[in-house]
């Protein structure tokens, strides 16, 4: 230098062919339970979906470009 893949919550990830409110597990906070702790149960907080632009009535999803990470080729 070239090719491909990936980037969504604190962490690991899902999100189908573009469509009603962006979700799960773990973690975290509060409550219940217990003499207490753990386990268990219930509820909550936490997201400009990597940045910018475009297409569309509508974009996490499609297109362009940039950045970062990984693998491969040279």
């Nucleotide at each position: 230098g070239g090719a491909c893949a990936c980037a969504u919550a604190g962490c690991u990830c899902a999100g189908c062919u573009g469509g009603u409110u962006a979700g799960a597990g773990c973690g975290u906070u509060c409550g219940c339970c217990u003499c207490a702790c753990a386990c268990g149960c219930g509820a909550g907080a936490g997201g400009u979906c990597g940045a910018g632009g475009g297409u569309u009535c509508g974009a996490g999803u499609c297109c362009c470009c940039c950045u970062g990470u990984g693998u491969c080729c040279a």